The part of an RNA shown here (large-subunit ribosomal RNA, domain IV) has 329 nucleotides and comes from a Planctomycetota bacterium. It matches the Rfam family "Bacterial large subunit ribosomal RNA". Its family is annotated with structural constituent of ribosome and ribosome in the Gene Ontology. Taxonomically the source falls in Planctomycetota (Bacteria, Pseudomonadati).
[in-house]
Context: one part of a larger RNA
RNA sequence: CCCUCGUGAAGGAACUCGGCAAAAUGACCCCGUACCCUCGGUACAAGGGGUGCUCCCUCGCAAGGGGGAGCCGCAGAGAAUCGGCUCUAGCGACUGUUUAUCAAAAACACAGGACUCUGCCAACUCGCAAGAGGACGUAUAGAGUCUGACGCCUGCUCGGUGUCGGUAGGUUAAGGAAGCCGAUGACCGCAAGGGUAGUUGGCGACCGAAGCCCCGAUAAACGGCGGCCGUAACUAUGACGGUCCUAAGGUAGCGAAAUUCCUUGUCGGGUAAGUUCCGACCUGCAUGAAUGGCGUAACGACUGGAGCACUGUCUCCACGAGGGACCCG
Repeated sequence: CCCUCGUGAAGGAACUCGGCAAAAUGACCCCGUACCCUCGGUACAAGGGGUGCUCCCUCGCAAGGGGGAGCCGCAGAGAAUCGGCUCUAGCGACUGUUUAUCAAAAACACAGGACUCUGCCAACUCGCAAGAGGACGUAUAGAGUCUGACGCCUGCUCGGUGUCGGUAGGUUAAGGAAGCCGAUGACCGCAAGGGUAGUUGGCGACCGAAGCCCCGAUAAACGGCGGCCGUAACUAUGACGGUCCUAAGGUAGCGAAAUUCCUUGUCGGGUAAGUUCCGACCUGCAUGAAUGGCGUAACGACUGGAGCACUGUCUCCACGAGGGACCCG
């Protein structure tokens, strides 16, 4: 010096990213227990008191219960095992699940909600196939996607993309095909050249489905949800008006937020002092409704803030024990 322990004056979080670690709490009996609440909880809430031994009385079959008197120790759950607590906010309802070996969470799942597909040889999935799962099930079933208890709710937009429906018209493949051009060529011709049938190369009007264009529906489908100017008996503000654009211009709710750049916004609270925290305001850089919005009791090895208790975390270190390191042999 290191590791693992023990004790500590006064102070008591001043430590630190953070009370990390440690200390404290602790069992059983009795008293007592707030806000809130989904009436189940919260709750071991919190906060108090008791606990040994001897003798006596009493209830009881007993085990044991109730009462009284006394005795000892620093200490009676005499060792060991053995909750610290409270207030407040965020997120996720909850119990669960997860990165075997740096992440346990606010992530995943979840009951519940919704949409879409599927009529059974189902849809869907695996397989080249046979076949199998789905299911020895049958729409109160099965599959896919999103949301995520519960409560109150879930606004406007179908122009784009997707999906579904429609089919008059436009476009359109293979294929078919009237017709046309060429090659070959019997044959004709002295030659140049012409040229049937057949075979063959090419062009081709026209006929030809779905799809696309087109017409409509659909947002708990993917998504989207404006700008400028003016205006009220001080000022300020703008219920109101004008105008441009859009498919439609963000409703309820929430809001400096797990979202706020400016920003340590401003005001209030808490502190002697508060870039964090809580409550407000709304100027939302760039909230917003199942990519769900806002609440919410209970729950959480989650995250932020505050306090009580307690402490070597610290002021500021000291001493002790065991094991290493180190020295000698």